């Protein structure tokens, strides 16, 4: 240094190919039911600057562009 892949909620992760609904799942945490108490079960709510900047479009997590960081392969 150069190629290719990943970045979305506390965790894992989908949704990206083919732009448009209020951005979603399960897991964790709250609180309440249920128990003598606790796990379990059951209800409820509760989660986001879609990595950061910038174009493109009526519209962008999603195309483009550079930045950053991660991770793999060549030199």
């Nucleotide at each position: 240094g150069g190629g290719c892949c990943c970045g979305u909620a506390g965790c894992u992760c989908a949704g990206c190919u083919u732009g448009g609904a209020u951005a979603g799942a399960g897991c964790g945490g709250c609180a309440g039911c249920c128990u003598u108490c606790u796990a379990a079960g059951c209800u409820g709510a509760u989660g986001g600057u879609c990595a950061c900047g910038g174009g493109u479009u009526c519209a962008a997590a999603u195309c483009c562009c550079g930045u950053c960081g991660g991770g793999c392969c060549c030199g």